[in-house]
Context: one part of a larger RNA
RNA sequence: CGUUGGAAACUUGAGAGGACUCUUCGAUAGUACGAGAGGACCUCGAAGAACAAACCUCUAGUGUACCGGUUGUUCUGCCAAGAGCAUUGCCGGGUAGCUACGUUUGGCGCGGAUAAACGCUGAAAGCAUCUAAGCGUGAAGCCGUCCUCAAGAUGAAGUUUCCUUAUAGGCUCCUAGGAGAUUACUAGGUUGAUAGGCUCUAGGUGUAAGACUGGCAACAGUUUUAGCCAAGGAGUACUAAUAGCCAAAUU
Numbered sequence: 001c002g003u004u005g006g007a008a009a010c011u012u013g014a015g016a017g018g019a020c021u022c023u024u025c026g027a028u029a030g031u032a033c034g035a036g037a038g039g040a041c042c043u044c045g046a047a048g049a050a051c052a053a054a055c056c057u058c059u060a061g062u063g064u065a066c067c068g069g070u071u072g073u074u075c076u077g078c079c080a081a082g083a084g085c086a087u088u089g090c091c092g093g094g095u096a097g098c099u100a101c102g103u104u105u106g107g108c109g110c111g112g113a114u115a116a117a118c119g120c121u122g123a124a125a126g127c128a129u130c131u132a133a134g135c136g137u138g139a140a141g142c143c144g145u146c147c148u149c150a151a152g153a154u155g156a157a158g159u160u161u162c163c164u165u166a167u168a169g170g171c172u173c174c175u176a177g178g179a180g181a182u183u184a185c186u187a188g189g190u191u192g193a194u195a196g197g198c199u200c201u202a203g204g205u206g207u208a209a210g211a212c213u214g215g216c217a218a219c220a221g222u223u224u225u226a227g228c229c230a231a232g233g234a235g236u237a238c239u240a241a242u243a244g245c246c247a248a249a250u251u
Stems, first nucleotide, its partner, number of pairs: 001152001005163007015149004021049007033038001051106005059100004066093005071086006109145004117137004169246004173189005194240003197236005203229003210223005
């Protein structure tokens, strides 16, 4: 831009893509078969591998904006307490998110038409013959059933509802993230919990500073499961989401 008034939701599915796997073990049964050695079809059940998707409860990794320990040095006048730099200085842990090595799920079954193959009826050819007419059985394969996309399917589909001169609805702009290079998408914009802040909390680290006590001191103990805390959860308008614009019917 189109889909021939403008919109908002929800569908149909022409068509396209994906998936389709395999192994081992147990039972049937040491049965059928076979002189023996050996050793089934069929059927039932159970594990597993690789692959795929989703997710983060568990396990594990990362986690340079969290916590702690620690070395050297500079600075804050000094002690103490801290800050900077040294690969995040080094080291021990670690929330959210993202991940796999983790968890969960999947391949089933059924229907249709068939291949090889096996048949029924049956002539040409008084017989025979699965084939010539006709009718069946039959595969991990084909077409469906399963999953995903899908009306630019220009053949532009359908259903419901809303809107008629500033209304339905949308946009710029703003607050953001389950989204993201930009855009788009999604959640919101005071009739508001969208983000920040604050409060509480999950969780992390591991017991702050100051003071007191003990010790010559290094240090230890008590106050103190403290202090601090990112991305998690809930609540709360304190701060910021001000304001504005567009908007149809031809022959």
Predicted 3D model of a 251-nucleotide part of an RNA (large-subunit ribosomal RNA, domain VI) from an activated sludge metagenome.
The RNAcentral record of the full RNA draws on SILVA.